[in-house]
Context: one part of a larger RNA
Parts: sequence; C1' cells; structure tokens
RNA sequence: GGAUAAACGCUGGCGGCGUGUCUAAGGCAUGCAAGUCGUCUGCCCUUCUGUAGCAAUACGGAAGGACAGGGCAAACGGGUGCGUAACACAUUGGCAACCUACCUUGAGGACGCGAAUAACCCCGAGAAAUCGGGAAUAAUGCGCGAUAAGAUUGGGGGGACACAAGUCAUUCCCAAUUAAACCCCGCAGCAAUGCGGGGACCUCGAGAGGGGCCUAUGGCCUAUCAGCUAGUUGGUGAGGUAACAGCUCACCAAGGCGACGACGGGUAGCGGGUGUGAGAGCAUGACCCGCCUCACUGGGACUGAGACACUGCCCAGACUCCUACGGGAGGCUGCAGUCGAGAAUCUUCCUCAAUGGCCGAAAGGCUGAAGGAGCGACGCCGCGUGCAUGAAGAAGCCCUUCGGGGUGUAAAGUGCUUUUCUCUGGGAAGAAUUAUGACGGUACCAGAGGAAUAAGGAGCCGCUAACCUCGUGCCAGCAGCGGCGGUAAUACGAGGGCUCCAAGCGUUAUCC
Repeated sequence: GGAUAAACGCUGGCGGCGUGUCUAAGGCAUGCAAGUCGUCUGCCCUUCUGUAGCAAUACGGAAGGACAGGGCAAACGGGUGCGUAACACAUUGGCAACCUACCUUGAGGACGCGAAUAACCCCGAGAAAUCGGGAAUAAUGCGCGAUAAGAUUGGGGGGACACAAGUCAUUCCCAAUUAAACCCCGCAGCAAUGCGGGGACCUCGAGAGGGGCCUAUGGCCUAUCAGCUAGUUGGUGAGGUAACAGCUCACCAAGGCGACGACGGGUAGCGGGUGUGAGAGCAUGACCCGCCUCACUGGGACUGAGACACUGCCCAGACUCCUACGGGAGGCUGCAGUCGAGAAUCUUCCUCAAUGGCCGAAAGGCUGAAGGAGCGACGCCGCGUGCAUGAAGAAGCCCUUCGGGGUGUAAAGUGCUUUUCUCUGGGAAGAAUUAUGACGGUACCAGAGGAAUAAGGAGCCGCUAACCUCGUGCCAGCAGCGGCGGUAAUACGAGGGCUCCAAGCGUUAUCC
C1' cells in the first nucleotide's frame, strides 16, 4: 500500500447493487416451512333440486365439505460444518462386478376367480395420548388360477481366445419358473356389449438423466509418536449385497504395513475459487456453484426405485412440558422470532405475479424454494450539500515588532440554477397466454415552490503533507518507531491557522 462476513470511537443527506451470529452443533414460547389426487374407492354431513306422497319419508341428480382405504410425492428443495487426514474431495482411468421411480422410444400383453379390512355403526377402557371387542362393506388395496413374445435359472449345439484348465460375447434348440387395473369422454344399442379417443396398468429391450463400487495421482503440523496389526494378510467353502470384496462366518496358512514416516497425537469439511504479489509464491475456503457430512446424544431397522430418512418409526440417555400420579408429549444446524453467550450480525413483513418443485387428465391446490419489501454507511459504485458576482478587504475571533497581518471573495449584498427536497398530476416494463403483477401508485415523466433539506473526521517534532499563541510544569498527559513533558513545549490541553481524506474519517484485529 492492498484486502476484510469485521468490531469500536466521532459524525451522518440520497440512490443502485451486494452483504449481515465468524461466538454456544447452547436452550427454545408462537406461527408458518409437504402435500396432492373424487378421471382409483367406501361412507357421512350441508345446501339446492327432480319424482312419489297431505306429511314424515323413500328413490334419484348437482354443488361444497369431513373421515377413511388406495396412489404418487414426502430420499427433492432449505439449513449446518459437529465429525472426518478418509477414495471425504479434486483429477484420471475402470466395472466382462452393478442399480435406476418418474420421462422418451421399440416389442408384446391386460383372461378368470376369491378372501379380507378401515372409515361408518354398536359396546367397552382411559384424565389424556390413545386403545380393545363385535358387526358390515369397496377399490388401481390383497390373494389364487390361466396365458409367456420377453426375462430368469438349468441343459445341449455352433463360434472366438487359450498348450490346457478355462474365459468371453453372440446365436439356435429344449425344460422349469414368472405378469397385469382399471377410469373418463364420444357414438351405436332397451340392456349386455361393441367401436373410437384420452389417461393409467403388466412384461421385456434401448435411451436420457441420476446413483453405487474400484484404481492411480495430488493437497496440514508433529519423530519430545518407531515400531503397528488378530478379521489382522492371504486361501478354501458358505452366507450376504443391486454389485466386487474379510463385507460376514467356519476351517487352513502366517502373513500384511513401516524412515518414500506405518502406528499414535494435534488441527481441519474438500474443490471451483478468494485476497495479495511483477511473478514464483504465501494466506484463505464468508456470500455463489459442485461434492461430502450431520439433524437433541447414541444405536437400530422398517417402508420404498431411492433413506438407515431434518419437520417418519423403534430402543436407550440427557433435557423440557402435560398429568386425575396410572401414564403421556417434544426436538428451529428450515423462515421469522426469543433467551443466553459475545467486540459483534436483521422483520415473529408481502406474494405465489414471475422462475422452479410436488400432486392432478384438467381446473387447480401446496410451496418461509423463490420473487420482493423492511432494518444496519457492513462493503462497492454513483450523486448532492449550490453557481456567478462581490472590498486593497465589514464585524467577530486569532496573531502582532502596535505599523499591521491572518481568517478572506469567505460572509453580507446582487443576479441565477433546482440535481436533491416538498407538493400536485400522469404512470410502466417484467405477462410467455384470453385471464393473472406481491414488488407498486414503485421506477420513470410533467408541472409548481424555494438556496431551500444536507459536513464531518483525523492530523500538523522527524519518518510525513501541514505552525503560531496561551495554559500546564517529568504534573496532567502523548506515543507506530525515534521519543516529547522538570517555567518561553511547533510533540501534553485549548484557541486561531493550516494539511489530508470526505458521507465518511480514524483506531483495533487478521492476511499478503
């Protein structure tokens, strides 16, 4: 000198774009943050309405709503950096050792039958959370059978490589095993049903995107850590996984790693990047993007294409809350907010209008993702606080050799302008698409008013740009280093003057 997720002191007019718990991965009141589908299904309620009826009511239709079964989503999105020195990350290869819902595409199919169960109803237990019993019922829920192009498994024939054991892809044949779900609309028909369209379903192949596993290389400190290791290293067999593998187990062998630093200890998420520097390098990993990791602490599996699952389940623990003392409930490292800690870090805001996500045939619903607004000079950038004229020069103040000098064209005065400000009027783009704009009556435009609403901070002995007077008297104090202060201090404090920056200026901390 540059830089910062900064803080502190003094000061503070505006706008744009960014950015904002670096500490206690400490505790959390409250609200919201993941639902959706009636074109899968059962049942109930409300309103309107049709037919029959005097009416109660019965049988229908339409709209809205609740409960429940079922499907998809909830594994994404959002947060954190505790742990981790590791195939966690980055780069490079590999999987002939693998998986993949939704989407695209190709091929084939969807025939028949059955048993339950929830909501609802009845009975019961409990303070509650919730639970037990009985009876009934539906489905794209569940089960059984059929069919099998395909797939899987087994057997056989041909082929390539190989001395062989064997490995490999591909093709053909045989046997066994293995599927399914319907809904809506239109037309025809009394109906059963048939045809057409749309959306779903089953099996197999391919693709896209996503993931799993393996290899080599790379990136911290410490030897005042020198030896480490028993599933340890390898083999055989078995189990297990989507898949290879001591991944797990039984048996067998005695291996494996290490001064090219094993093992131990400390510290730490990694990268793209960021800061600085001419570069080499050094430091760093906030915001944004990719990967990893965690979700009160520890452990576990279930469901599922996918989790060992932040707002799912079970167990244990600590903590908090409710309780009728018998038992129960909870998990903000989501968005706001609160206490605490700290030098220190924001609103319990608006909207789904846009972009995107989930569900749905759609209409649409949900979305603290996101889009916005608010607060903070925390940062960067831009603008303003007026312009011209105006005396050999007012007043005040300061200095003075008492003559005068300085502040100083500065002010006043005169003329002008209106960025900004205030008021009034108009008023968007962002919407792709008929409709639909939170932001927002915002940005912007026009008119009116009036210099009006707007300057400070640090420094002035040398380094280092800028000097006098007074006060003080090794005191009070200053200070980055040298050093100032003990009676004329340009170094302390004040005043005047001056210098440098400027809505900032200084100080502190950290990096180069």

Small-subunit ribosomal RNA, 5' domain from an uncultured Parcubacteria group bacterium, 512 nucleotides, folded computationally. Model confidence (mean pLDDT): 87 of 100.